Small-subunit ribosomal RNA, central domain from an uncultured organism, 350 nucleotides, folded computationally.
Context: one part of a larger RNA
RNA sequence: UUGGGCGUAAAGGGCGCGCAGGUUGCAUCGCAAGUCGGUCUUACAAGUGCGGGGCUUUAACCCCGUGAGGGGACCGUAACUGUGAAGCUCGAGUGUCGGAGAGGAAAGCGGAAUUCCUAGUGUAGCGGUGAAAUGCGUAGAUAUUAGGAGGAACACCAGUGGCGAAAGCGGCUUUCUGGACGACAUCUGACGAUGAGGCGCGAAAGCCAGGGGAGCAAACGGGAUUAGAUACCCCGGUAGUCCUGGCUGUAAACGAUGGAUACUAGGUGUAGGAGGUAUCGACUCCUUCUGUGCCGGAGUUAACGCAAUAAGUAUUCCGCCUGGGGAGUACGGCCGCAAGGCUGAAACUC
Numbered sequence: 001u002u003g004g005g006c007g008u009a010a011a012g013g014g015c016g017c018g019c020a021g022g023u024u025g026c027a028u029c030g031c032a033a034g035u036c037g038g039u040c041u042u043a044c045a046a047g048u049g050c051g052g053g054g055c056u057u058u059a060a061c062c063c064c065g066u067g068a069g070g071g072g073a074c075c076g077u078a079a080c081u082g083u084g085a086a087g088c089u090c091g092a093g094u095g096u097c098g099g100a101g102a103g104g105a106a107a108g109c110g111g112a113a114u115u116c117c118u119a120g121u122g123u124a125g126c127g128g129u130g131a132a133a134u135g136c137g138u139a140g141a142u143a144u145u146a147g148g149a150g151g152a153a154c155a156c157c158a159g160u161g162g163c164g165a166a167a168g169c170g171g172c173u174u175u176c177u178g179g180a181c182g183a184c185a186u187c188u189g190a191c192g193a194u195g196a197g198g199c200g201c202g203a204a205a206g207c208c209a210g211g212g213g214a215g216c217a218a219a220c221g222g223g224a225u226u227a228g229a230u231a232c233c234c235c236g237g238u239a240g241u242c243c244u245g246g247c248u249g250u251a252a253a254c255g256a257u258g259g260a261u262a263c264u265a266g267g268u269g270u271a272g273g274a275g276g277u278a279u280c281g282a283c284u285c286c287u288u289c290u291g292u293g294c295c296g297g298a299g300u301u302a303a304c305g306c307a308a309u310a311a312g313u314a315u316u317c318c319g320c321c322u323g324g325g326g327a328g329u330a331c332g333g334c335c336g337c338a339a340g341g342c343u344g345a346a347a348c349u350c
Base pairs, nucleotide, nucleotide: 003322004321005320006319007304008303012318014201015200016199017198021194023192025088026087028085029084030083031082033081034080036076037075038074039073040072041071042070049066050065051064052063053062054061091191092188093187095184096183097182098181103177104176105175106174107173108172109171110154115149116148117147118146119145120144121143125136126135162169163168206247207246208245209244210243211242215241216240220236221235222234223233258317259316260315261314262313263312266295267294268293269292270291271290272289273288274287275286276285299306300305323350324349325348332343333342334341335340
């Protein structure tokens, strides 16, 4: 392993692409492998199921008959599955037109602010805190004016707004480039969905090499606080944070909710389209498609809640769970430069 489950009790893979596999629209004709029906046959006895009988007080025991189910052969049926042939267009894709977007990559540019440097003005404080002190300052600080350097991040717009598979993406311009959406209905004709392995992407921190380094800031030093203070607060400050190339592959990678399809009352915002009404026109109003929110009925749920973006009703494919601790540990294997990651027990104990 059956079964029952996976929002919060144990349990959805971090996310995608995709080989095999299982699964797959409408309709016609054939085949008959599966399926279904019939007949025949085969497989010791005992036992088991059903019906009947014998001994004995009953049970046990013994006897007779007969299945069901399994294997094989032949015949039949063609609804379903499968398969062959020839089709269809609503699924899927393609085409034309159109608008939206912090989707991705590269290059260039911009202003505000912090810090530093130079020069001017100016003088005794500045800074910091609950209060202080360490710290900075008469070698002229803080403040203020002008000029310069450099790095990082982009106020307002900004919105349960947008885009992306997820991670994630926010100044402006240009180039290259991916996807989604709407309208029309041109073409292909089931080409689909899922997806064990596999391959790729994957925040932060961390690692390797080379740059860069303004601010911030693990470690570290100092000052406070305190019984102590290896902290919280303060003054400093190195890795790191940034860029290029490579590695790591993990997160409360969360909607704690896998993907796809179909169906099942409403109401109300918002984003992107399309059509109509109205109008001089812009609004407005109505219908519709796609996304994103709130409320709510049936239904569902242990409850909380979910409720067309389902946790409702169904189908399909994958992943996962099976008492707590031991333990995401040990051992082995694979991966990694390392840190470690992936896979993943048992004894024992309650």